Transfer RNA from a Candidatus Nomurabacteria bacterium, 71 nucleotides, folded computationally. NCBI's taxonomy places the organism under Bacteria, Bacteria candidate phyla, Candidatus Nomuraibacteriota. The sequence was found in a public genome assembly. It matches the Rfam family "tRNA". From the family's description: Transfer RNA (tRNA) molecules are approximately 80 nucleotides in length.
RNA sequence: UCGGGGAUCGUCUAAUGGUAGGACACCUGGUUUUGGUCCAGGCAAUCGGGGUUCGAGCCCCUGUCCCCGAG
Numbered sequence: 001u002c003g004g005g006g007a008u009c010g011u012c013u014a015a016u017g018g019u020a021g022g023a024c025a026c027c028u029g030g031u032u033u034u035g036g037u038c039c040a041g042g043c044a045a046u047c048g049g050g051g052u053u054c055g056a057g058c059c060c061c062u063g064u065c066c067c068c069g070a071g
C1' cells in the first nucleotide's frame, strides 16, 4: 500500500430496514442474626461525520482504531 472482517449498556453477547434485548456486574427491596445464595424490580449502550429512506445498529460514502491475509 492492497484485500477481508470487526467497533452495541461497566464487561460479554444478540437484533429480517420498523419499541435496541439477554447474561454478568451495579443499585433498591424481599429472604437471612449478618454476609453470600435465591426471588422481585430498576439503571445503563449502537466508534465519529455525512447521505439514502416515512423510518438506519443494519444500506451507501468518508474518517479513526483493532484483527487476519497478500505484497
Stems, first nucleotide, its partner, number of pairs: 001070007010024004018054001026042005047063005